Annotation: This is a predicted structure of an 83-nucleotide RNA (c-di-GMP-I riboswitch aptamer) from a Nitrospiraceae bacterium. The prediction has a mean pLDDT of 77.
RNA sequence: UCCAGAUAAAGCUAAACCCUCCGUGAGAAGGGGUCAGAAAGCGGCGGGUGCUGAUUGUAUCAAAGCAUGGCCGAGCUGCCGAA
Numbered sequence: 001u002c003c004a005g006a007u008a009a010a011g012c013u014a015a016a017c018c019c020u021c022c023g024u025g026a027g028a029a030g031g032g033g034u035c036a037g038a039a040a041g042c043g044g045c046g047g048g049u050g051c052u053g054a055u056u057g058u059a060u061c062a063a064a065g066c067a068u069g070g071c072c073g074a075g076c077u078g079c080c081g082a083a
Stems, first nucleotide, its partner, number of pairs: 005080001012037002017032004022027001035070001041076002045073003048068005053061003
């Protein structure tokens, strides 16, 4: 240095749920909370899913606009330090 990732140490993030608040909505932000996470750090690039929407009529579509990075792939960056 690479692979690998601990019943180690130091820190980090924070699902569900509750409160406030924004949004037509999916969902977002702040506070509490703690299921979990070795990239649960960053960015919607590709796919997926969801919302709006369109066509239309209870289904189809991805032309358009969004949401999701804690769905997956790829990309960029990065803490610790054993077998």
Rfam family: c-di-GMP-I riboswitch aptamer. About the family: GEMM was predicted in a large-scale screen for bacterial structured RNA regulatory elements. Taxonomically the source falls in Nitrospiraceae (Bacteria, Pseudomonadati, Nitrospiria, Nitrospirales). It was read from a public genome assembly, where an Rfam model found it.